[in-house]
This is a predicted structure of a 350-nucleotide part of an RNA (small-subunit ribosomal RNA, central domain) from an uncultured marine bacterium. It matches the Rfam family "Bacterial small subunit ribosomal RNA". Rfam links the family to the GO terms structural constituent of ribosome and ribosome. The RNAcentral record of the full RNA draws on ENA and SILVA.

Context: one part of a larger RNA
RNA sequence: UUGGGCGUAAAGCGUAUGUAGGCGGCCGAGUUAGUCAAGCGUGUAAGCCCGUGGCUCAACCACGGAAUUGCGUUUGAAACUACCCGGCUUGAGUACAGGAGAGGAAAGCGGAAUUCCCAGUGUAGCGGUGAAAUGCAUUGAUAUUGGGAAGAACAUCUGUGGCGAAGGCGGCUUUCUGGUCUGUUACUGACGCUGAGAUACGAAAGCCAGGGGAGCGAACGGGAUUAGAUACCCCGGUAGUCCUGGCUGUAAACGAUGGGCACUAGGCGCAGGAGGUAUCGAUCCCCUCUGUGCCGUAGCUAACGCAUUAAGUGCCCCGCCUGGGGAGUACGGUCGCAAGGCUGAAACUC
Numbered sequence: 001u002u003g004g005g006c007g008u009a010a011a012g013c014g015u016a017u018g019u020a021g022g023c024g025g026c027c028g029a030g031u032u033a034g035u036c037a038a039g040c041g042u043g044u045a046a047g048c049c050c051g052u053g054g055c056u057c058a059a060c061c062a063c064g065g066a067a068u069u070g071c072g073u074u075u076g077a078a079a080c081u082a083c084c085c086g087g088c089u090u091g092a093g094u095a096c097a098g099g100a101g102a103g104g105a106a107a108g109c110g111g112a113a114u115u116c117c118c119a120g121u122g123u124a125g126c127g128g129u130g131a132a133a134u135g136c137a138u139u140g141a142u143a144u145u146g147g148g149a150a151g152a153a154c155a156u157c158u159g160u161g162g163c164g165a166a167g168g169c170g171g172c173u174u175u176c177u178g179g180u181c182u183g184u185u186a187c188u189g190a191c192g193c194u195g196a197g198a199u200a201c202g203a204a205a206g207c208c209a210g211g212g213g214a215g216c217g218a219a220c221g222g223g224a225u226u227a228g229a230u231a232c233c234c235c236g237g238u239a240g241u242c243c244u245g246g247c248u249g250u251a252a253a254c255g256a257u258g259g260g261c262a263c264u265a266g267g268c269g270c271a272g273g274a275g276g277u278a279u280c281g282a283u284c285c286c287c288u289c290u291g292u293g294c295c296g297u298a299g300c301u302a303a304c305g306c307a308u309u310a311a312g313u314g315c316c317c318c319g320c321c322u323g324g325g326g327a328g329u330a331c332g333g334u335c336g337c338a339a340g341g342c343u344g345a346a347a348c349u350c
């Protein structure tokens, strides 16, 4: 446990789908459960409160009233909520015609670079650093030319550009496939929003099995540096990084900002569409929708700042916070092969 809050002070679940639940557009009719009004009954007494009275006063006591915010019942009202009936199209969706895109999955292909192998030329160094050394090299390295092999990543284009719910996505082609935007009307007719549980997805690292292994590179070995150097620098280098299948389920998973709807000055870009004016046509110009940025008014904010992509003004639903440490620990439960994840205290102390 009321309340007040959640960009940075404690606090938005990593993200989505969706069950229960909560909430829900416009018009007309009905019912009267909620709601509202009136009456009646009941709501013990005492006490509290008001008035009057009794003990010389007071405390105390007596009498009367009020109150008892409630419950039951009867009658009535019908605006709102609910239920039910009928209708509507603006919310939501479908169809049609077009558009953009590193959205996803699979298969194939390409060039540059790197390393290795073979061969040619060629000779004493190469490499590396602040300087060196370890290392490589006369069994011919480095350099250079030709040929071959392998794996991984895709320079330029590249852009506060695009796409995706988030994680994330970047060479080219093909196949399969999701979402989204614009326009015209046509169709359905509230079919909607949120979402406890639940389910799915979820970077990197890590784990299991099988492949693969060029470069890079935890661990590890060596060389330096240093007082030391379990580091920073250098030479090597295993796991890993890659692929397939399965697990893990966490991140400063960040916009440190949950989702939806509506409203509230503008200005300047960028991206994708539609329309208008003008024009032979394009460009320019005007308008409009969607997305993405910068600046800024009102307002908000402790300030910083936010500001039609709100942190403004409101409504609906969910999650979360409640002094610091102890502690995201212990215990228990649950999930996991493990690592560990989720849930999550207290004593004590300031």
Stems, first nucleotide, its partner, number of pairs: 003322004007304002012318001014201004021194003025088004030083002033081002035077008049065006091191001092188004096183004103177007110154001114150008125136002162169002206247006215241002220236004258317006266295008275286002299306002323350003332343004